[in-house]
RNA sequence: UCUCAGGAUGGGGAUGAAGUCCCCCGUAACCGCCGAAUGGCUGAUGACUUCUACCGGGCG
Numbered sequence: 001u002c003u004c005a006g007g008a009u010g011g012g013g014a015u016g017a018a019g020u021c022c023c024c025c026g027u028a029a030c031c032g033c034c035g036a037a038u039g040g041c042u043g044a045u046g047a048c049u050u051c052u053a054c055c056g057g058g059c060g
Stems, first nucleotide, its partner, number of pairs: 010025004016051006032041003
């Protein structure tokens, strides 16, 4: 470098991290929504709890 055979480790769930649970994928799962377009909107979760970041309000 070429050919043949096998298919493990694992990976993913629209923005970070940890734990638990759930679901999905292995030529894949997954990659938000609205709008003709310029453009606009929500959320750090798949769900729950916690932390961090961000946003709004109040008090000191």

Predicted 3D model of a 60-nucleotide RNA (Fluoride riboswitch aptamer (crcB RNA motif)) from Bradyrhizobium sp. dw_78. Lineage of the source: Bacteria > Alphaproteobacteria > Hyphomicrobiales > Nitrobacteraceae > Bradyrhizobium. Its mean pLDDT, the model's own confidence on a scale to 100, is 78. The sequence was found by an Rfam model in a public genome assembly.